[in-house]
RNA sequence: GCCGCUGUAGCUCAAUGGCAGAGCACUGGUUUUGUAAACCAGUGGUUGUCAGUUCGACUCUGACCAGCGGCU
Numbered sequence: 001g002c003c004g005c006u007g008u009a010g011c012u013c014a015a016u017g018g019c020a021g022a023g024c025a026c027u028g029g030u031u032u033u034g035u036a037a038a039c040c041a042g043u044g045g046u047u048g049u050c051a052g053u054u055c056g057a058c059u060c061u062g063a064c065c066a067g068c069g070g071c072u
Base pairs, nucleotide, nucleotide: 001071002070003069004068005067006066007065010024011023012022013021018055026042027041028040029039030038048064049063050062051061052060
């Protein structure tokens, strides 16, 4: 330099172009002599950035950024 993959909650990951979710973590409660565990409830998102397509974009297209891999 060229090609490919990945980027979504604190972490690991979902989500057929049509209301952004789960588990863990965190907070509160129940339970316990107390802690942990268990159970119940809750908080938490500019979906990497900027544009384009579309009535509508996490999803499609382009450029850029970051990480990983391959080729030279």